[in-house]
RNA sequence: GCGGGCAUCGUAUAGUGGCUAUUACCACGGCCUUCCAAGCCGUUGACAGGGGUUCGAUCCCCCUUGCCCGCU
Numbered sequence: 001g002c003g004g005g006c007a008u009c010g011u012a013u014a015g016u017g018g019c020u021a022u023u024a025c026c027a028c029g030g031c032c033u034u035c036c037a038a039g040c041c042g043u044u045g046a047c048a049g050g051g052g053u054u055c056g057a058u059c060c061c062c063c064u065u066g067c068c069c070g071c072u
Base pairs, nucleotide, nucleotide: 001071002070003069004068005067006066007065010025011024012023018055027043028042029041030040031039048064049063050062051061052060
């Protein structure tokens, strides 16, 4: 230099055009308990950035950034 893949709550993950964006762990609050742990209930928190297509984009297209793989 060329080609390919990936990027979603703090972490890990689901989501193939119309969802209030899923679930688990963590955190916080409550219940239970003499207390703690466990268990149950609830709450907060996310679509890498920019542009395009579309009535509508996490999803399709282009560019950028970062990471990974291959070729030279």
This is a predicted structure of a 72-nucleotide RNA (transfer RNA) from a Patescibacteria group bacterium. Lineage of the source: Bacteria > Bacteria candidate phyla. The coordinates come from a structure-prediction model, not an experiment, and the mean pLDDT is 82. It matches the Rfam family "tRNA". Rfam links the family to the GO term triplet codon-amino acid adaptor activity.